[in-house]
Molecule: c-di-GMP-I riboswitch aptamer
Organism: Desulfosporosinus sp. I2
RNA sequence: AAUUGCCAAAGGCAAACUCAGUGAAAACUGAGGACGCAAAGCUUCGGGUCUUCCACUCUCAGGUGAUGAUGGCCGAGCCGCCAAU
Numbered sequence: 001a002a003u004u005g006c007c008a009a010a011g012g013c014a015a016a017c018u019c020a021g022u023g024a025a026a027a028c029u030g031a032g033g034a035c036g037c038a039a040a041g042c043u044u045c046g047g048g049u050c051u052u053c054c055a056c057u058c059u060c061a062g063g064u065g066a067u068g069a070u071g072g073c074c075g076a077g078c079c080g081c082c083a084a085u
Base pairs, nucleotide, nucleotide: 002085003084004083005082012037013036017032018031019030020029021028022027035072041078042077043076045075046074047073048070049069050068054065055064056063057062
């Protein structure tokens, strides 16, 4: 430096759910809690998915649209611990 995550060690993150808060919602934040994760570290650049305060349409019911959300949906980019070869 490259590849890999079979072995070891040190650790790290934290799904569902509960409580509190924020938000129109999706969802997020904090505390508790662990389903899982070798990038479950970072970035919405591309795609997907979710939501619709608002806008347009329509006519009272709906439809369409992110600029909102999701990096624990995937691709891509950047960075990184340990070990093995």